[in-house]
RNA sequence: AAUGGAGAGUUUGAUCCUGGCUCAGAGUAAACGCUGGCGGCGUGCUUAACACAUGCAAGUCGAACGAGAUUCUACAGAACACCGUAGAGUCUAGUGGCAGACGGGUGAGUAACACGUGGGAAACCUACCUUAGAGAGGGGGAUAACCCGCCGAAAGGCGAGCUAAUACCCCAUAAGACCACAGUAAGACAUCUUACAGAGGUCAAAGUUAUAUAGCAAUAUAUAAUACUUUUUGAUGGUCCUGCGUCCUAUCAGCUAGUUGGUGAGGUAACGGCUCACCAAGGCUAUGACGGGUAGCCGGCCUUAAAGGGUGUACGGCCACAAUGGAACUGCGACACGGUCCAUACUCCUACGGGAGGCAGCAGUGGGGAAUUUUGGACAAUGGGCGAAAGCCUGAUCCAGCAACGCCGCGUGAAGGAUGAAGGUCUUCGGAUUGUAAACUUCUUUUAGAGGGAACGAAUAAAUUGACGGUACUCUCAGAAAAAGCCACGGCUAACUACGUGCCAGCAGCCGCGGUAAUACGUAGGUGGCAAGCGUUACUCGGAUUUACUAGGCGUAAAGCGUGUGUAGGUGGUUGAAUAAGUCUGUGGUGAAAUCUCUCGGCUCAACCGGGAUGGGUCCACAGAAACUAUUCGGCUUGAGUGUGGGAGGGGUGGACGGAAUUCCUGGUGUAGCGGUGAAAUGCGUAGAUAUCAGGAGGAACACCGAUGGCGAAAGCGGUCCACUGGCCCAAUACUGACACUGAAACACGAAAGCUAGGGGAGCAAACAGGAUUAGAUACCCUGGUAGUCCUAGCUGUAAACGAUGUUCACUAGAUGUGGGAGGUAUCGACCCCUUCCGCGUCGACGCUAACGCAUUAAGUGAACCGCCUGGGGAGUACGGCCGCAAGGUUGAAACUCAAAGGAAUUGACGGGGGCCCGCACAAGCGGUGGAGUAUGUGGUUUAAUUCGACGCAACGCGAAGAACCUUACCUGGGCUUGAACAGCUGGUUGUAAAAUCUGGAAACAGAAAUGACCCGCAAGGGAGCCAGUAGAGGUGCUGCAUGGCUGUCGUCAGCUCGUGUCGUGAGAUGUUGGGUUAAGUCCCGCAACGAGCGCAACCCUCAUUCUAUGUUACCUAGCAAUAGGCACUCUUAGGAAACUGCCGGUGAUAAACCGGAGGAAGGUGGGGAUGACGUCAAGUCAUCAUGGCCUUUAUGUCCAGGGCUACACACGUACUACAAUGGCCGGUACAGAGGGCAGCCAACCCGUAAGGGGGAGCAAAUCUCAAAAAACCGGCCCCAGUUCAGAUUGUGGGCUGCAAUUCGCCCACAUGAAGUCGGAAUCGCUAGUAAUCGCAGAUCAGCAGGCUGCGGUGAAUACGUUCCCGGGCCUUGUACACACCGCCCGUCACACCACGAAAGUAGGUUGUAACAGAAGUCGCUGUGCUAACCCGCAAGGGACGCAGGCGCCCAAGUUAUGGUUUAUGAUUGGGGUGAAGUCGUAACAAGGUAGCCAUACGAGAACGUGUGGCUGGAUCACCUCCUUU
Repeated sequence: AAUGGAGAGUUUGAUCCUGGCUCAGAGUAAACGCUGGCGGCGUGCUUAACACAUGCAAGUCGAACGAGAUUCUACAGAACACCGUAGAGUCUAGUGGCAGACGGGUGAGUAACACGUGGGAAACCUACCUUAGAGAGGGGGAUAACCCGCCGAAAGGCGAGCUAAUACCCCAUAAGACCACAGUAAGACAUCUUACAGAGGUCAAAGUUAUAUAGCAAUAUAUAAUACUUUUUGAUGGUCCUGCGUCCUAUCAGCUAGUUGGUGAGGUAACGGCUCACCAAGGCUAUGACGGGUAGCCGGCCUUAAAGGGUGUACGGCCACAAUGGAACUGCGACACGGUCCAUACUCCUACGGGAGGCAGCAGUGGGGAAUUUUGGACAAUGGGCGAAAGCCUGAUCCAGCAACGCCGCGUGAAGGAUGAAGGUCUUCGGAUUGUAAACUUCUUUUAGAGGGAACGAAUAAAUUGACGGUACUCUCAGAAAAAGCCACGGCUAACUACGUGCCAGCAGCCGCGGUAAUACGUAGGUGGCAAGCGUUACUCGGAUUUACUAGGCGUAAAGCGUGUGUAGGUGGUUGAAUAAGUCUGUGGUGAAAUCUCUCGGCUCAACCGGGAUGGGUCCACAGAAACUAUUCGGCUUGAGUGUGGGAGGGGUGGACGGAAUUCCUGGUGUAGCGGUGAAAUGCGUAGAUAUCAGGAGGAACACCGAUGGCGAAAGCGGUCCACUGGCCCAAUACUGACACUGAAACACGAAAGCUAGGGGAGCAAACAGGAUUAGAUACCCUGGUAGUCCUAGCUGUAAACGAUGUUCACUAGAUGUGGGAGGUAUCGACCCCUUCCGCGUCGACGCUAACGCAUUAAGUGAACCGCCUGGGGAGUACGGCCGCAAGGUUGAAACUCAAAGGAAUUGACGGGGGCCCGCACAAGCGGUGGAGUAUGUGGUUUAAUUCGACGCAACGCGAAGAACCUUACCUGGGCUUGAACAGCUGGUUGUAAAAUCUGGAAACAGAAAUGACCCGCAAGGGAGCCAGUAGAGGUGCUGCAUGGCUGUCGUCAGCUCGUGUCGUGAGAUGUUGGGUUAAGUCCCGCAACGAGCGCAACCCUCAUUCUAUGUUACCUAGCAAUAGGCACUCUUAGGAAACUGCCGGUGAUAAACCGGAGGAAGGUGGGGAUGACGUCAAGUCAUCAUGGCCUUUAUGUCCAGGGCUACACACGUACUACAAUGGCCGGUACAGAGGGCAGCCAACCCGUAAGGGGGAGCAAAUCUCAAAAAACCGGCCCCAGUUCAGAUUGUGGGCUGCAAUUCGCCCACAUGAAGUCGGAAUCGCUAGUAAUCGCAGAUCAGCAGGCUGCGGUGAAUACGUUCCCGGGCCUUGUACACACCGCCCGUCACACCACGAAAGUAGGUUGUAACAGAAGUCGCUGUGCUAACCCGCAAGGGACGCAGGCGCCCAAGUUAUGGUUUAUGAUUGGGGUGAAGUCGUAACAAGGUAGCCAUACGAGAACGUGUGGCUGGAUCACCUCCUUU
């Protein structure tokens, strides 16, 4: 200097953390859906290494050879045909040479020296090519082709005969070649290599062509080229060895007989157990052998900040393979893709005897699959084979074709254009938007189309030669002409509305949408994104620090082994020296090319291509450095250990002894109960219990001391004494000299329960039995009671085995208590005090932590080592292994399923948690309800209808302050349809509006007939009426869970909040808590809070006292009265005063306040009313009203008559009247307040027993009237009874209201005279002018009151107190609740679906072992048969060599037996998971109603219960200890 790292959604009411799931990015040999203009460059069977029709993919050389065919030329013969000779060409089957081992394909196998990288070969080979030497002499015998014959369908074969060579053989020659040997020097040090000089043995060859010369010719010679033989150099290619690297699995832990090594031999190009004989017994392995699974490896490619992770298609390097398996031959090279032989499977031909074949070469076919192309052109270029060359061959290659499969580029037009057109969509109806978009005007022509021209690629001195291709490129022409889609729009995530649908249809990556107003489904309009593409699916990396090397954790979230001893391993005090393995530096080598990065260039740009340069390794070699680590040697003492002297202790093992208590036995005393519980019962007891006394037996456990005291590694350890024994602490020093720490594996110990065997057995006590409780009670409680608990010897090996905290070392403020030592000071001594070491506790600073909390005994800061964790469930389960007598332990998955599960803390709510306080909440009282009759409301039932609403408190004398019609909403029947009422527009109409009459009818209504118009007007018309049409009226129809408004309730309870500040990561807290006090968050004090708001209180009304004013209708006086006078009083109406803990005393913190007192009409809020915080109950009301949406429109609207809301087996609520003597009846005598009154109240008087009628004075009211108040009081009667109580019911006769009193009103009189004698369980109201009791008035109303709302009269009792019931407030605590306990939630059973385990077995794959078998073939032996070349021989013949054949070793397929492993399947069976409203209970969460949980054992429908031991991750109360503050 450059490069270089982003997060979000989802657990909760909210928060922080932990933790998973999901998304946004990039990529692909892709596929699918919709769509599709052009070009360039790439790419294209990932599945069946499945099977393949057809064509092509490896030939070439006549200048190696014989032969044949054919063309041309010349010559001869009589001859142009034919034949012969000679010559020049062409083609070819065969012999021969070279090449078919390259090029091309594929990835099955392979976990390996296969690959990568670096070395080694002094242990090797290499055709063609190359360097440098030498040589090429002389002979020989065959054979294919060909011809003849024979066999066969064919493929092909056999026999006889002829012939050539660069085919084959022999001899010669021969060295620096090869073989063995000895010497010298150098190198390497095991064999050996190199150089020098030496002697012995062995092995070669081929010609052909051209030219020239000679010759009649054959031929010979020379030169040249090429080929040949041998040796040598190099290059190229190959082979072998080796260090390092290279996937998963330990539920694979032991493997191995050619195995490991040696000697010798064989074999190979060469080393080597490569092979064989013999000898030895080795070799590999927790640094993972052996086994199983998967896989070609690499350069690279994708991703990433990097480190990493994934991947290995195309291009390049290596390997492996060629239908499957085996084998060799030839050759420089193969154990050979388009060669051979054999076996097997398959396919094809066949005359049935027998043969042929191998596309994982290029095309192509079938098949498989989601899916992958033309049976194309050319050798022009590049390259390869052969050839001397021309040339031939080349599906290598170069090109073209198909496919948006990918990357890159271009286009689908450009400029102007507002009436902001039409259409669409939305709308608040105004408009908005689509939108400069279009139309329209002007312009351009890339690309596509048509026509003309036209390459580079082609090399050479020149000529010839182009598949691509008439292609790229270029010119001309016409015309905006031919060219835009896909996905999304709730959040993440850019982009919104309408309609449809109504938990349906559907969407969905996660969270989640949809149940009548869906920005989430479907459609449309609009918008956003990308664009010839766009989405989806699949897969990889990323985000994910979510396996953490960089870079995580383990007290409570997942996670420390129950504890120790200790092996391997890891780590290790201080000092000196040496070395140089690690480490560091320099130099050299290598890390192929392509790719990536940088840079320069070529195609118009880009993709693409070319040139250049960096970079890249845990690599190799050499040289150097020596601090650190390591190694070796030598010191040191502080780590560690040993010795000496003291000390404490429930440390361990064994033995002996002791007392208290329970139980049992014996005996005595004694009598009716004992025991047990919430209460009981079972049980024991008159056969004498319990109680009590004495004696005895036996087992187990050791009160007090005893203590957050001691000891031990942990588990654990407690009477006393004895014996043996382990560890620890302190003091002072002496010795050893790093001997240390940790610790996989291993070993040892290890509560309780449990098991085996033998003892023992008092108490306790699983199981079991009985009694209770209960709906049940397999429990909790009670009575019994067996294993067991105890001992001995073994086993088991687990616990909430916990400090939920591994061991060791070092460092980092203190305070205080306690246990064991030592020292100092002080004292006569002891205590005290100070210092120090080792333990055990509490509080606390820094620091840490998600918080809680930890804090020198760390959860702080560092070091070393070990163990463990990676979402919840499934599951500590299954299978397998190991251990165990068993129970079981240990190790320990997966399928499937969910989007959470979890930790800590916060605010609420709740608790059969706690504390404090209040309330007619209880208690103390008074009176009721519940029983009776009746009234009234409700439920239920009934009905044509019994209209509707209200349902715990907070529905039920409620809406309704008054249903005979009306009301009325319901039912039956009859009418009307723009309508009964309201109201807009358009058109028409004037014997129309209106009222009366008649007929029918229950009425509404229908019909008839007569009369007959109105208002404004400038006489045109308008209004009103009627008719028609159109918008639309109407609805007590639905939804109070779409709403407004109003109301109830907690509750007239004292609460509910905010601003700023402070504390906390945060939700939140503080304030508002605390100490007092109050009716009160009322006030005071204190306090990280200071203030404020809504509530409380006060302000308002009314009653109580008084003053002033007022003075009629009230009041007073006079009067018989009318009336007159007066205003003092009562009273009326106004306006003032008065009460504020103001005063005194006491208590209290001297405060607030409380208690008592004075004065006062009234005293501590004087009584009563109005007034109702934030909110809760989806509380109530769509039927008061208003209102969104939906529904209805000759009806769910509207009118009318009658009926119903008044029904009646029953149940409940609220009332009235009673049951009588505190009473009833009769007579008499008193005293209110507040109201009402003109369609009204109604006086006096008269009639009637009465209800009432008549009458009419007065009064719109302090005047008149309703109006009599009643209880009370006085006198009398009744005498305890169903009555002189009570009045229901019923009968008769009347009265009133009203159109109407039957369903269905009220009242009066007479008669009748029911139940009822004070009310079960239960339950209600009330604290003073209250309860109780007595009457009066009013609203509604024609009439109807026991209801409701007011008014006054008479007028009590009781409150010790807050334990309990109910409700509420504050503080605190627990919580798994937050829809908030009417919460949450567990298990069995039943049903449906899903995956998994077991299972008599069955079927397949793979593999081991032991055998059998044995093709082809190499090798070995043999070779009696056959045999040209060489040797001997005159010859015959013999020998040598070789072959057929035979035998043997090895060995593929195949077969048999028996195992391992794995997969599939299996009647049945087991648990698990999932599933809106199934069954049984209620185990857990609060003290969850028996605290819960852990281990274990037994039992039980189930959750579970019980026993033994353990834990606190238990609430509450009390006490102790410790600590903090003063």

A computed fold for a 1526-nucleotide RNA from Candidatus Liberimonas magnetica, annotated as small-subunit ribosomal RNA. Rfam family: Bacterial small subunit ribosomal RNA. The organism belongs to Candidatus Liberimonas, within Bacteria.